[in-house]
Context: one part of a larger RNA
Molecule: small-subunit ribosomal RNA, 5' domain
Organism: Caldifarciminota bacterium
Order: sequence, then C1' cells, then structure tokens
RNA sequence: GGAUGAACGCUAGCGGCGUGCCUAAUGCAUGCAAGUCGAACGGGAACCUUAGCAAUAAGGUGAGAGUGGCGCACGGGUGAGUAACACGUAGGUGACCUGCCCCAGAGAGGGGGACAACCAGUGGAAACGCUGGCUAAUACCCCAGAUGUUAAUAUCAUUAGAAAGUAUUAACUAAAGCUGAGGCGCUCUGGGAGGGGCCUGCGACCCAUCAGCUAGUUGGUAGGGUAAUGGCCUACCAAGGCGAAGACGGGUAGGGGGCGUGAGAGCGUGGCCCCCCACACUGGUACUGACACACGGACCAGAUACCUACGGGUAGCAGCAGCAAGGAAUAUUGCGCAAUGGGCGAAAGCCUGACGCAGCAACGCCGCGUGAAGGACGAAGGCCUUCGGGUUGUAAACUUCUUUUCUGGGGGAAGAGGAAGGACGGUACCCCAGGAAUAAGGCCCGGCUAACUACGUGCCAGCAGCCGCGGUAAAACGUAGGGGGCGAGCGUUAUCC
Repeated sequence: GGAUGAACGCUAGCGGCGUGCCUAAUGCAUGCAAGUCGAACGGGAACCUUAGCAAUAAGGUGAGAGUGGCGCACGGGUGAGUAACACGUAGGUGACCUGCCCCAGAGAGGGGGACAACCAGUGGAAACGCUGGCUAAUACCCCAGAUGUUAAUAUCAUUAGAAAGUAUUAACUAAAGCUGAGGCGCUCUGGGAGGGGCCUGCGACCCAUCAGCUAGUUGGUAGGGUAAUGGCCUACCAAGGCGAAGACGGGUAGGGGGCGUGAGAGCGUGGCCCCCCACACUGGUACUGACACACGGACCAGAUACCUACGGGUAGCAGCAGCAAGGAAUAUUGCGCAAUGGGCGAAAGCCUGACGCAGCAACGCCGCGUGAAGGACGAAGGCCUUCGGGUUGUAAACUUCUUUUCUGGGGGAAGAGGAAGGACGGUACCCCAGGAAUAAGGCCCGGCUAACUACGUGCCAGCAGCCGCGGUAAAACGUAGGGGGCGAGCGUUAUCC
C1' cells in the first nucleotide's frame, strides 16, 4: 500500500447493487416451513332444487375423516465429525441399480377372501386404544397363460477373463381400471436420457520430543449377504500384511471451483454464489421404498425440558422469523405465490419462509449532492506582528443565475407469450410549482510523511507505529489561529499478503 462477513470512537444528506451470529453443533415460547389427487374407492356432515301442509321421496353440490396412489430421499439449514477414495482430477465396472420421462415390441382371461372408514360396546386424566359386526377399490390373494424372463448344458467367436448371439432342457410367473368417450392409466421385455453405487492411479496440513504397527490382521477355499466386487460377514487352512518414499500415534481441519495479495513464483484463505461430502438433541437399529438407515418418519437407550388425575405420557428451529444466553459483534415474530422453480392433479387448482419482494444496519462497493458566476490593493472579527503590516481571503457581505437534491401538487409503468390477472407499488419514471433553499466531518502537521506559529504546562499533565518528545523559550503534551491529506465519511484495533 492492498484486503475484510469486521468491531470500536467521532460524524452523517440521498440513491443503486450486494452483504449481515465468525462466539454456544448452547437451550428454545409462538406462528408458519410438504402436501396433493373425488377422473382409484366405500361413504358422507351441511346446503340447494323439485313434489308435498308435514313426515318424507327424487335430484344436485359437496366440507372434515378413512382406504389407496404419487410426493415426503427434492428443495432449505449447518460444518460438529472426518487426514478419508471425504474431495479434486483422470480412468475402470468383463462386478452394478435406476421411480417419474422418451423410443420400440408384446399383452391385460377368469376367480376369491379381507381390513379401515362406519355401527355397537368398552378402557384411559390425557396420549392413545381394545372387542364384536358390515363394506369398496387402481389395496391384497389364487388359477390359467408367452413374443418372454431366469438358470443349466452345449456351441460360435471376441477377450487377460464373458456376457451378448445360436441350440436344447428346466423352472418361474404379470396386469387395473377410471373417464367429461378426447384420453389418462396398468403389466412384461429391450433400448435411451438423466441420476446413483462400487473400484483404481495421481494430488492434498503440522509433530519423529509419535518408530515400529497389525489377529479379521494379510492371503486362500467354501458359504452367507448385497443391485454389485470385496474379510463386508462366518467356518476352515496358511502366516502373512504395512513401515524413514514416514507405517502407527498425536494435533488441527469439511474438500473443490474460487477469493485476498503479489510483477511473478509464491504465501494466506475457503464468508456470500456453484459442485461434492457429512450431520439433524446424543448414541444405536432397522422398516417402507426406485432411491433413506431418512432434519420437520419409526423403534430402543441416554441427557434435557414440559404435562399428569402419579397409573402414564409428550418434545427436538444446524428450515423462515423470533426469544434467552454467550459475545467486541451480526437484521423483521413483514408482504406475495404476480414471476422463476418444485410436489400432486386430466385440468381448474391446491401447497411451497424454495423463491420474488419489502423492512433494519455507512457493513462493503459504486454514483450524486451540500450550489454556480461575478465580487476589494482586500469590510468586520479572529490569529500573528519587527506595530509598518501580514494572514484568514473572493472567503464573506452584495449582485445575477440554476434547482441535482428537498417540499407540495398532478400523471404513472414494463416485468403477464391470446383476454383478464402485479406482492413489489401509487414504487421507478415523467410533468408543474416553490425556494440557496434540507445537507460536513474526522484525522494529522518532529523525522519516516504532505502540513507552523502563539500561548499554557514544566520529566508534571500527557504523547507514542518506530526513532523518541516533556526537567521554563516544547513546530512532538494541551488550547487557539493557520495549514495538509481524505471526504459522507475519517481514524483506531484485529487479521492476511
């Protein structure tokens, strides 16, 4: 000098675009953050229409709950753990999976039994149940059935090693309907796209005052398990495997794209945004599912907190706001689904604290303003003085002008693909009027380093980044005048280059 997610002191007019708990992965009141589908299904409160005096009958709309489907594994948060195939990069998979979507081929025949809801009874303070009975389906089950799928054997190549193909045999089996009649779905198979699992080479922090480490350890055989390879697991067998090119141990740490600085090499760093990983009160476990060992799912244990009728229950903001605490320090319990994107739905649409906006904060960057021109051998005042004067200083006053900004009034968007529909927003922007009107500070002036005098003080009070100033003439302390360099900022502190 540059930089910052900054903080502190003094000061402060406006706008645009960004950014904003770095500390306690501490604890959380309250609200919201994941639902949707009646065109899968049984039903149905309530309301409406018609007939009727009414009871009621027929028709229609249809809330909440339930069965079922899809979603809830995305999106959002955090950085605790992790020195590891976690990440980056380059490959491998002849060891693999893939819902929705796209392309292609083939198909959907027949039958059955339940369980919610509901009804009845019943337990409990509650949370939540229990017993009996009825019922539907795109829920569940059975039979048939093949262009098939799987397996075994043989064969043909290509391969380090085989799947595929061809032939034979065996086994195994699939399906669901709805409709507003257009369609939307269902099953099996092959391919694709996108997504993922696993493996490998290389890269990547400090300590050797960590030198030896290792028993599922290293390898084999067989089996289990998985979508899949593998000590991943088990049994048996062998005795191996790693290590100064740093094993093992300890410390620290999410990784990368990037970012800061620097001429570069490098050094430092990983906040915002993007990719990957890990985590969801702590530890463990599996279930469902195409995908989870699952933030707003389940079970168990623990800590914590709350409710209780003492028998028992309930909860998890590292989602968005917000509260307490900690701290030098970090914002609104806002508006809207109008846009973009996502889930469900045939659609209308519903949901969406993702997102779009607004609010707060000079926290940062950028832009604008606080007036412009004229105006004296130069007012007053201040300061200095050799008392002549010098300086503040064209500065002011004064004259003329302008209106960015400000105030008041009027108009008023784009963003929304064919009509309507805009949270932002009466915002941006435009027009008119008024009046220089509403707007300047902070730091420094001994050398480094740009900027000097006076007074006060007297090794005191104080200053200070380094050198150093102050003990009676202090350009270094304090005040004033003047000056310098920045400017809605200026300094200080911390950290990096």